[in-house]
RNA sequence: CAAACGAAGAGUUUGAUCCUGGCUCAGGACGAACGCUGGCGGCGUGCCUAACACAUGCAAGUUGAGCGGGAAUGUAUCUUCAGAGAUUUCGAUUGACGAAGAUACAGGAGAGCAGCGGACGGGUGAGUAACGCGUGAGCAAUCUGCCCUGUGGAGGGGGAUAGCCUCCGGAAACGGAGAUUAAUACCGCAUAACACUGCACUGUCGCAUGAUAGAGCAGUCAAAACUCAGGUGCCACAGGAUGAGCUCGCGUCUCAUUAGCUAGUUGGUAGGGUAAAAGCCUACCAAGGCGACGAUGAGUAGCCGACCUGAGAGGGUGAUCGGCCACACUGGGACUGAGACACGGCCCAGACUCCUACGGGAGGCAGCAGUGGGGAAUAUUGCGCAAUGGGGGGAACCCUGACGCAGCAACGCCGCGUGAAUGAAGAAGGCUUUCGAGUCGUAAAAUUCUGUCCUCAGGGAAGAAGAAGUGACGGUACCUGAGGAGGAAGCCCCGGCUAACUACGUGCCAGCAGCCGCGGUAAUACGUAGGGGGCAAGCGUUGUCCGGAAUCACUGGGCGUAAAGGGCGCGUAGGCGGUAUAUUAAGUCAGGUGUGAAAGUUUUCGGCUCAACCGGAAAAGUGCACUUGAAACUAAUAGACUUGAGUACUGGAGAGGUAAGCGGAAUUCCUAGUGUAGCGGUGAAAUGCGUAGAUAUUAGGAGGAACACCGGUGGCGAAGGCGGCUUACUGGACAGAGACUGACGCUGAGGCGCGAAAGCGUGGGGAGCAAACAGGAUUAGAUACCCUGGUAGUCCACGCCGUAAACGAUGAGUAUUAGGUGUUGGUGAGAAUCAGUGCCGGAGUUAACACAAUAAAUACUCCGCCUGGGGAGUACGGUCGCAAGACUGAAACUCAAAGGAAUUGACGGGACCCCGCACAAGUAGCGGAGCAUGUGGUUUAAUUCGAAGCAACGCGAAGAACCUUACCAGGUCUUGACAUCCUCUGACAGCGUUAGAGAUAGCGAAUUCCUUUCGGGGACAGAGAGACAGGUGGUGCAUGGUUGUCGUCAGCUCGUGUCGUGAGAUGUUGGGUUAAGUCCCGCAACGAGCGCAACCCUUGUGUUUAGUUGCCAGCAUGAAAGAUGGGCACUCUAGACAGACCGCCGUAGAUAAUACGGAGGAAGGUGGGGAUGACGUCAAAUCAUCAUGCCCCUUAUGACCUGGGCUACACACGUGCUACAAUGGGAUGAACAGAGGGUAGCGAAGUAGUGAUACGGAGCCAAUCUCAAAAAACAUCUCCCAGUUCGGAUUGCAGGCUGCAACUCGCCUGCAUGAAGUAGGAGUUACUAGUAAUCGCAAAUCAGAAUGUUGCGGUGAAUGCGUUCCCGGGGUUUGUACACACCGCCCGUCACACCACGAAAGUCGGCAACACCCGAAGUCAGUGAGCUAACCAAUAGGAGGCAGCUGCCUAAGGUGGGGUUGAUGAUUGGGGUGAAGUCGUAACAAGGUAGCCGUAUCGGAAGGUGCGGCUGGAUCACCUCCUUU
Repeated sequence: CAAACGAAGAGUUUGAUCCUGGCUCAGGACGAACGCUGGCGGCGUGCCUAACACAUGCAAGUUGAGCGGGAAUGUAUCUUCAGAGAUUUCGAUUGACGAAGAUACAGGAGAGCAGCGGACGGGUGAGUAACGCGUGAGCAAUCUGCCCUGUGGAGGGGGAUAGCCUCCGGAAACGGAGAUUAAUACCGCAUAACACUGCACUGUCGCAUGAUAGAGCAGUCAAAACUCAGGUGCCACAGGAUGAGCUCGCGUCUCAUUAGCUAGUUGGUAGGGUAAAAGCCUACCAAGGCGACGAUGAGUAGCCGACCUGAGAGGGUGAUCGGCCACACUGGGACUGAGACACGGCCCAGACUCCUACGGGAGGCAGCAGUGGGGAAUAUUGCGCAAUGGGGGGAACCCUGACGCAGCAACGCCGCGUGAAUGAAGAAGGCUUUCGAGUCGUAAAAUUCUGUCCUCAGGGAAGAAGAAGUGACGGUACCUGAGGAGGAAGCCCCGGCUAACUACGUGCCAGCAGCCGCGGUAAUACGUAGGGGGCAAGCGUUGUCCGGAAUCACUGGGCGUAAAGGGCGCGUAGGCGGUAUAUUAAGUCAGGUGUGAAAGUUUUCGGCUCAACCGGAAAAGUGCACUUGAAACUAAUAGACUUGAGUACUGGAGAGGUAAGCGGAAUUCCUAGUGUAGCGGUGAAAUGCGUAGAUAUUAGGAGGAACACCGGUGGCGAAGGCGGCUUACUGGACAGAGACUGACGCUGAGGCGCGAAAGCGUGGGGAGCAAACAGGAUUAGAUACCCUGGUAGUCCACGCCGUAAACGAUGAGUAUUAGGUGUUGGUGAGAAUCAGUGCCGGAGUUAACACAAUAAAUACUCCGCCUGGGGAGUACGGUCGCAAGACUGAAACUCAAAGGAAUUGACGGGACCCCGCACAAGUAGCGGAGCAUGUGGUUUAAUUCGAAGCAACGCGAAGAACCUUACCAGGUCUUGACAUCCUCUGACAGCGUUAGAGAUAGCGAAUUCCUUUCGGGGACAGAGAGACAGGUGGUGCAUGGUUGUCGUCAGCUCGUGUCGUGAGAUGUUGGGUUAAGUCCCGCAACGAGCGCAACCCUUGUGUUUAGUUGCCAGCAUGAAAGAUGGGCACUCUAGACAGACCGCCGUAGAUAAUACGGAGGAAGGUGGGGAUGACGUCAAAUCAUCAUGCCCCUUAUGACCUGGGCUACACACGUGCUACAAUGGGAUGAACAGAGGGUAGCGAAGUAGUGAUACGGAGCCAAUCUCAAAAAACAUCUCCCAGUUCGGAUUGCAGGCUGCAACUCGCCUGCAUGAAGUAGGAGUUACUAGUAAUCGCAAAUCAGAAUGUUGCGGUGAAUGCGUUCCCGGGGUUUGUACACACCGCCCGUCACACCACGAAAGUCGGCAACACCCGAAGUCAGUGAGCUAACCAAUAGGAGGCAGCUGCCUAAGGUGGGGUUGAUGAUUGGGGUGAAGUCGUAACAAGGUAGCCGUAUCGGAAGGUGCGGCUGGAUCACCUCCUUU
């Protein structure tokens, strides 16, 4: 330089935000399992659990060319027997096939001796935390059969023994005795060095022991033959190769709640032992060795190449394949051998199984199949030695469950198929539907094709090497032909994450769920269907691992407040370390060499049709070792330097520490005096003290504790902490000057020391205060807050304890990085500077708050600590302590959060400002009575339904006798009382009459209309069938619309810009002002919208126009009456206009907005009243006004009728009326309104009646007529304070009116009756002027029926100092653990259920050791009187050997006391979880006593109190500091 490779996030805490932080998901993988499904082929893989037990078969034999031998069998011959048949002279002869025996030859089974191999191959992973494994070295400390190379050799002897035979024992396994025999079996002798051993010597080499070469002397050791005549084998030595053994460096899991371990232990000497070094073993000597760089112990585990994952670094795993190790029923032991302490060998012990004649024996699938068992789960008792490989053999060959193949299993990976093209009437059918249609869908059908797989038939391999022969697989792969779309698609999902939506069913049920979460009648989340999405012979689920997770952070995190700085210092080990020079080369860097097995991985090339799979080549394997160099940095060594650090000198500051002494004020107590009735205490009281003289006051005395003022974000100290004065002793810091030492430094695991308060021990002391305790209050209670007392304690000495919100919640040190301003100490003439201590602030940092030279900035060094919340700082263990307790410090289980900062709201028994008939000041009431009316409750067949604090209750209802009416009883109807469509008919209705309570039913008389092109069409009515009607049935929590309320309160928002990571903020805050977010000024805001105001209606004044039904000043007529003529001036009517705007003047104010006063004016500061109701809140009200989704009823939950009910009545509440009287009642007289209504109506005059009313009918569709009389007021008379001449309830009688009908259940009248009530408890309502109060009038509804409602006018007040308080509202600010928003949140005991854990008298097991006893087999040693072939000697005997015995060691076993670990345990302890249990209310606001920390004490419980500490406390005031001017 190029190429290659190469890193994604999401959901969930909140009303919302940012951060911290956990949980969860998407990916990949698997020796898998489970569910549903399943066509083919290739290549792989297949007991992960019980190293549990195993029936049966097979898995290691081979060699006759080492040896003695030799069965069966064959051939030949002979003997005997037998005798088919043939011949026959019938006497006999011959005689096949045979049988038995003998001999010879062949044959070679089975067994034996001997050799080699059974130490390989195959299995398993129990043990093992180890030189076991990996990697790299070493052996000068070693061995190595078979194989290869080389040198040399093999002479001559001997004695046995198995087999076989005979006999004996035994059930068997097997054994014994005798006789006999061979060898490549065994044993001497000879020969032999370059072998081995010993002795001394020389050369060379090595890091040391030493190695090597040479010559010398002495000693010792060998052999086997067979043969096919080619060879093969044997012995010794040397070398090679291969394999093995041993040693060392480094690496190799968890726990310190395992901290000390070790007697053969560490070393030496000597001896033994081994192939070989070595305490490997023994004796003696010495006292060592290992360990915080983790010994020892405990737990777990075969290790690696590799495999999975990951961007990588890492993390996890150790199936298949390969390397190493270990094991072979469990434990021990040796033998043989080149090699074993031996999977298919031996001995012993143990457990188990089997056989047995009970005496005794046999066995070991963790080889291949297979069986039982365990388990979620893992295959055939297959074929073959054809290939590859192995053993034996000279070879043929034999053996080989190694191996090659096949079978089973979708267990995995890979490939293929289940068809292709055309095909719209967009078929049928399903599903949906807004009923139009949409969708499944070119999908199907249909037509035309193809033939992979499949079926059948034919051919048919390679794999075989080396000429032939030899193939389990296998008639397989493959090829060819034929057949026919025929035989071949499922699984999961569809709320978000996450691709994919509708219908029905269900109704917090059934169920789903990985997390968040769905389901309580419209579920895209449950179940089903249709449709869709994904993958596909598979698809999902479960489990495990990695990833995402930077969530243990080396790469790559943090610790002020989120989890996290040790309470503070001194200091050990360790880590890190100033300036300059030289040397070395350990680290470091570069080059080279060796190694890092193969397989695997990556790249590339190739072979199976492709791929998986397989083969070739290369890369990589980041490592280790050796070697050569470099010398910057680190390190080491050497000698230097002065700036880090320190020493000496001078000076001042200080509540630094320890000890002793002294002082005054105050409290209390004692004594004495004066003095008298109270004192004391509180929100208010009481307990308490006091006539035995208190409190108060005066004097004297005693005693203890603490040191006012100065006093200060002032000083000192490492922290805790330190405060009267004096003295003594003593530590540290600072400044100055610049002499000396020369890196002496920083940090600091363990360790040591100091360490508030409380507490403990001993002894003192004790004034005040004060846990506990007692009493008094408060309270529902009050184990508290308040009060009166009061003991430990507080004080001193000595000794413990060792903890605090021990805080700056900020470890120590060094360096660097703008300023400003106070203060303390020093120096300096000053400027200034050094050392502390505060505040503000820039860059920078931070999640934000904030920090900011006293860092939380920028860097470095060292230490401590954190890893979700709860459980829990708990349990157990350990250490410390007299105790209290401290330090260390888990797990099970449980939750999806817990948390930090900031934001917007809401709230506060937080603060400030402002407003309102909110309070206050007043007036009239309500609450008491009677009645009316509504509600609750009760009752009932029904008393229809709704409304529920304010904001339901004279409300829906502007009017229930029937109707209304929805309710109840009874009687009836079923296409219906009402709508549309179809068919038929042409009337029906109405009238009369009969039955009936009526609905209804019957009968009678009478009987269509409009239009026409004459076919018909329409209207209406009847009948019929079905679609449908109907529902005041449910859901106001599915909705529309309408309405209430906060509230006619002044607020609610937006665009752009700016600020903030963001939610958000700004604007909208501030200074004034207003009824007002009204306006002015200022301002990172500038504008705008909905609200406010105004515009609208009405009322108050005037002008103008108009003049009937209104009016009448002047004129005329008239008896009178605006009655008439006339008139339109006035009143009035109703159109238009004017008028009011802080416009004018003055004052205040910023000269503004505006306020106050004044003038003018009918009206003065929005003139009065009305309509008008912002964004929103209350799931507020209404499905019964109406509309409407869904659900429900359909001979009834629909419809009709009669009667009843909504009007009930022990009671409670609301709203009213009438009163209780003299400001009044009654009687008489005589005035004055406004606004309305009226033809199914208002109804005059007149007449009758005491009256309601009746008769009457003029007039009026209304400024004409009428309802209509206004009443209070006024005048006169009467009543005289009484239950009355007040009050009128109730009741009786008699009438009137409306209406089909006044019984339930109307109103009115007359007469009579004459109840309660004498001014209303607690409490509570309305009202600020034409208002309250009072008086009447009208209207709507309505046949009739107001004390209600809505309007109208008449008469017509009182009070308002003011905003402290109550209530409501607006604004600003503050705190918050609230956000369903204080009717919030939330703590603890108790009770109940379930769960895991601790303790516990104990009980039952496991494990590893220890001590002692016993002690198999066996090696070794000793002994060896018994036995004894080889050699010597040969007569005896000897050498040697063996049995036997003894000893050491020692497995199993036994006994014992401890250790450790597990299970279990009556009971007990706390903990966790659980929609609606109990008691309180501790915390969050000043949470109503600020809270919290440590400690002590008390209490049902939260908790209270004492002492000391903290701010992570609100509010107010003061002080200090800072900022601005």
Molecule: small-subunit ribosomal RNA
Organism: Eubacteriales bacterium